[in-house]
Context: one part of a larger RNA
RNA sequence: CUGGGCGUAAAGGGCGCGUACGCGGUUAUGUGUGUCAGAUGUGAAAUCUCCGGGCUCCAACCCGGAAAGUGCGUCUGAAACUGCAUAACUCGAGUCUGGGAGAGGGAAAUCGGAAUACAGGGUGUAGCGGUGAAAUGCUUUAAUAUCUUGUAGAACACCGGAGGCGAAGGCGGAUUCCUUGAACAGUACUGACGCUGAGGCGCGAAAGUCGGGGGAGCAAACAGGAUUAGAUACCCUGGUAGUCCCGACCUUAAACGGUGUACACUCGGGGUGGGGCCUUUCACCGGUCCCGUCUCUUAGCUAACGCGUUAAGUGUACCGCCUGGGGAGUACGGCCGCAAGGCUAAAACUC
Numbered sequence: 001c002u003g004g005g006c007g008u009a010a011a012g013g014g015c016g017c018g019u020a021c022g023c024g025g026u027u028a029u030g031u032g033u034g035u036c037a038g039a040u041g042u043g044a045a046a047u048c049u050c051c052g053g054g055c056u057c058c059a060a061c062c063c064g065g066a067a068a069g070u071g072c073g074u075c076u077g078a079a080a081c082u083g084c085a086u087a088a089c090u091c092g093a094g095u096c097u098g099g100g101a102g103a104g105g106g107a108a109a110u111c112g113g114a115a116u117a118c119a120g121g122g123u124g125u126a127g128c129g130g131u132g133a134a135a136u137g138c139u140u141u142a143a144u145a146u147c148u149u150g151u152a153g154a155a156c157a158c159c160g161g162a163g164g165c166g167a168a169g170g171c172g173g174a175u176u177c178c179u180u181g182a183a184c185a186g187u188a189c190u191g192a193c194g195c196u197g198a199g200g201c202g203c204g205a206a207a208g209u210c211g212g213g214g215g216a217g218c219a220a221a222c223a224g225g226a227u228u229a230g231a232u233a234c235c236c237u238g239g240u241a242g243u244c245c246c247g248a249c250c251u252u253a254a255a256c257g258g259u260g261u262a263c264a265c266u267c268g269g270g271g272u273g274g275g276g277c278c279u280u281u282c283a284c285c286g287g288u289c290c291c292g293u294c295u296c297u298u299a300g301c302u303a304a305c306g307c308g309u310u311a312a313g314u315g316u317a318c319c320g321c322c323u324g325g326g327g328a329g330u331a332c333g334g335c336c337g338c339a340a341g342g343c344u345a346a347a348a349c350u351c
Stems, first nucleotide, its partner, number of pairs: 004322003007305002012319001014203004022195002025089007034081001035078008049066006092193001093190003096186003104179005111173001112156001116152008127138002164171002208249006217243002222238004260318006268296011300307002324351003333344004
């Protein structure tokens, strides 16, 4: 002087909004905070380094001198960058106008059909069901099958698509109402209003909890029948929580793209969703621009696998996280929770 990593080896926070901090577009002028230059003062001695000398020689040691002391103060100066002040700009960001796309979110109603179960009635008679094979189970109080009527709850076949939308979780019958966001086109307006984001706040599958409803099917637990050496399982017959609705909690997941967010730059080919323009009498097709999405690949990167303009390439800003395996995401303490438990988070010991 340089300054490790996080797709799969340990490591990206589940996701968003946003406070502080950090960082921040273009032009001009001023200032002179940081910054830079010069001068000057100070920076004790000893030590360290260099030069010379002393102890009978060498070293240690001692003496004299120089240098250094990367810093701080004061004065003078520079003005590119940084900060601050003022004035201005439009490319970032936002607003406006227009017509489109979408399972984005919420609510409502005597909304819809298929299926299932149950109930009433008709036909009909001895089986049905289930399995590898059986049995438990159901059935002469008439089942199963079939026709008809009614009731109930839950889920929405086809369309449906490596299609769409959403920050993530996630979202799928139809209608109406309320409502968020994104893209495109126009380029009218504001004029840096931006990026990130410790704490904080909100959202957050399933399961679970509390109160009230609901309960068709499915189904932890449980019971029975099988299987088996056993079978606290896999298979079968049943079946309660739960699954559904309203309100309130819980706050975790392989919450995954195992890939934080934002911006810029860097060869190409193919498919697909949305919008515009050209082409067309109108369209289809075709061409082209922007946005999204999938796939193959160049350079480059990578331990390899692979990634490859949606980067894991090349850079910048900010946050989070990692530091051998086990002990352990545990104990203790604290905070949160009704509980279950969650968040934060060690050590001894051991290999």
RNAcentral holds the full RNA, with entries from ENA and SILVA.
This is a predicted structure of a 351-nucleotide part of an RNA (small-subunit ribosomal RNA, central domain) from an uncultured bacterium.
The coordinates come from a structure-prediction model, not an experiment, and the mean pLDDT is 86.